[in-house]
The RNA shown here (glmS glucosamine-6-phosphate activated ribozyme aptamer) has 184 nucleotides. Rfam family: glmS glucosamine-6-phosphate activated ribozyme aptamer. Gene Ontology terms of the family: regulation of gene expression and catalytic activity. About the family: This entry contains a glucosamine-6-phosphate activated ribozyme that is found in the mRNA for GlmS. GlmS is an enzyme that uses fructose-6-phosphate and glutamine to generate glucosamine-6-phosphate. By type it is a riboswitch. The model forms 85% of the base pairs in the Rfam consensus. The sequence was found by an Rfam model in a public genome assembly.
Parts: sequence; C1' cells; structure tokens
RNA sequence: GGCCUGUCAUAAGCGCCAGCGCCCGCCGGGAGGCGCGCCGGGGCACCGGCGUGCCGGAGGCGGGACGACGAGGUGAGGGGAGGAUCGAAGGCUUCGGCGGGUGCCCCUCCGCGCCGCUCCGGGCGCGUACGCAGCCGACAAAUAUGCGGGCGACCGCAGAACAAAGGGGCUGUGACCGGGGGAC
Repeated sequence: GGCCUGUCAUAAGCGCCAGCGCCCGCCGGGAGGCGCGCCGGGGCACCGGCGUGCCGGAGGCGGGACGACGAGGUGAGGGGAGGAUCGAAGGCUUCGGCGGGUGCCCCUCCGCGCCGCUCCGGGCGCGUACGCAGCCGACAAAUAUGCGGGCGACCGCAGAACAAAGGGGCUGUGACCGGGGGAC
C1' cells in the first nucleotide's frame, strides 16, 4: 500500500417492527367462467353430456414491501411524569405498537431582563436571554410532475409553487424590595 471480514459512527419529528392491511413465488384447487376436441339432440338461434387445458376462493408454506411531509425547538448537572409544539398533504394506514427525544414539572449552579447608574442579597420572569397586545415582512418538505430501479407491493434522485407556530423588525404597554458605592 492492496484485498477480505467484523465493530462503531455518519439518526433526535428521530430510529425500529412481531399486528391489520399490501406484493411475489410454490402447494391447493370450491362455486363458477372461458377455450379446444368428441358424441347426441335440434325449431339451425343453439342446448346437453364426456374428456382435456387455462383462469379461479378459502387455507398452508416461504420470501418481500410499507409503516409521519417538513418547520421550530437543548445554558450545565440531577430527578420525575408521560398521547411533547406547529402547520402541510391526504380522504384506506400520517393505522397499530416499541424505544428515544431539544417540550412540561421539581432541585442546585451559571447567565440575561425588571429597582434613573453600578455592586451585593433576596424576589419575579427568562435561557444569547422578561411578559402581553397590535402591525410588517421573510422562511419548508412531502405532494403534482419528470427520470431511474424492481415481476410487483414499492423505492431512489430531481422537483415549480404553497404554511403555521416559534423566532425577527417596529409601535404601545406592563414587569421589585433592602443595603453599599457613585453622579446630579
């Protein structure tokens, strides 16, 4: 340096799958349908019987596919309870289930905002940093569609446009007490 094998990572609206439903193959072949051949009948439209081939339900075996579309969201540590925010699409499954999780609650520490300034102690709210209201503006992917892969269920890639919450900007409004220092 090359090759092979194994493990870990490349996941946090994230991962996984044993249920329902779905696909493929094999076995199976009900009711029935279709084709062909032979025989019989016939009112010449067809009808019946037999044989044969194909399709065909339940059921069984094996294999497979699907199983949430993005946006937002983590100060540090510890603990707890679990259907943890927002819209988009669809109109069968984004069903059902398992695990986790930036959400929620509690404790400690750190930091930010609120007493005209500053520091300390406490209080309230919050987490690059206070709450509430109004206004403004921006931001997505799936889907449609196209290409490719697969017998198929389906999958991968590209993909115009279109949200809401939160966050941003502006305006208004509201958000403490004690002590020390400083300025007037």